Source information: Predicted 3D model of a 247-nucleotide part of an RNA (large-subunit ribosomal RNA, domain VI) from a metagenome. The RNAcentral record of the full RNA draws on SILVA.

Context: one part of a larger RNA
RNA sequence: CGUUAGAAAAUUGAGAAGAUCUGACUUUAGUACGAGAGGACCGGGUCGGACGUACCUCUGGUGUAUCUGUUGUUGUGCCAACGGCAUUGCAGAGUAGCUACGUACGGACAAGAUAAGCGCUGAAAGCAUCUAAGCGCGAAACUUACUUCAAGAUGAGUUUUCUUUAUAAGGGUCGUGGAAGACUACCACGUUGAUAGGCUGUAGAUGUAAAGGCAGUAAUGUCAAAGUCGAGCAGUACUAAUUACCC
Numbered sequence: 001c002g003u004u005a006g007a008a009a010a011u012u013g014a015g016a017a018g019a020u021c022u023g024a025c026u027u028u029a030g031u032a033c034g035a036g037a038g039g040a041c042c043g044g045g046u047c048g049g050a051c052g053u054a055c056c057u058c059u060g061g062u063g064u065a066u067c068u069g070u071u072g073u074u075g076u077g078c079c080a081a082c083g084g085c086a087u088u089g090c091a092g093a094g095u096a097g098c099u100a101c102g103u104a105c106g107g108a109c110a111a112g113a114u115a116a117g118c119g120c121u122g123a124a125a126g127c128a129u130c131u132a133a134g135c136g137c138g139a140a141a142c143u144u145a146c147u148u149c150a151a152g153a154u155g156a157g158u159u160u161u162c163u164u165u166a167u168a169a170g171g172g173u174c175g176u177g178g179a180a181g182a183c184u185a186c187c188a189c190g191u192u193g194a195u196a197g198g199c200u201g202u203a204g205a206u207g208u209a210a211a212g213g214c215a216g217u218a219a220u221g222u223c224a225a226a227g228u229c230g231a232g233c234a235g236u237a238c239u240a241a242u243u244a245c246c247c
Base pairs, nucleotide, nucleotide: 001152005163006162007161008160009159010158011157015149016148017147018146021049022048023047024046025045026044027043033038051106052105053104054103055102059100060099061098062097066093067092068091069090070089071086072085073084074083075082076081110144111143112142117137118136119135120134170247171246172245173244174190175189176188177187178186195240196239197238198236199235200234201233202232204229205228206227212223213222214221215220
């Protein structure tokens, strides 16, 4: 821009893409078969491999948010307590998020029409013949079935609801943000408000802060699961989402 008034939703599916894998064990059954040695078809069940999709409850990884320990040096006048730099100085843990080595699920069943092949009936050709007329079975291939996209499918589909002549319904600009994101887009919210920050609490992380008291000559211990953090989860208008403008 089109789809022929403008919108907000919900849909149909022409078409397109994806998936399509496979093993072992067990049972049928030491049966059929076979002199024996050996040893099934068909069907049932269980457990896997690789692959794929989603997710983070568990197990791990990461985690330059965080907590703790510690070396050197420098600074806060000194002690103590802290800060800077040294690959995040190094080391030990680790929430959220992201992840696989983790968890869950999937390939199915079935139908149609067939290939090679196997047949029924059956003439040409009094026989025979699956074929000439006719009919049936038959594969991971084909068409469906399963998953995703999909009306620019210009063949522009369908359904429901809303608005009505100078503006409406609706949309945008702007702002606060996001499990959304390069930008855009998408989604939530904008005081009739929990959208983000702050504050309060807390799941959780770390591991018992400083100062002081007490015990001890002292190192140290204890008051103390302390202190700090808390990307998660709640509550709370304290701060910022004002007024407004455009189509």

The prediction has a mean pLDDT of 89.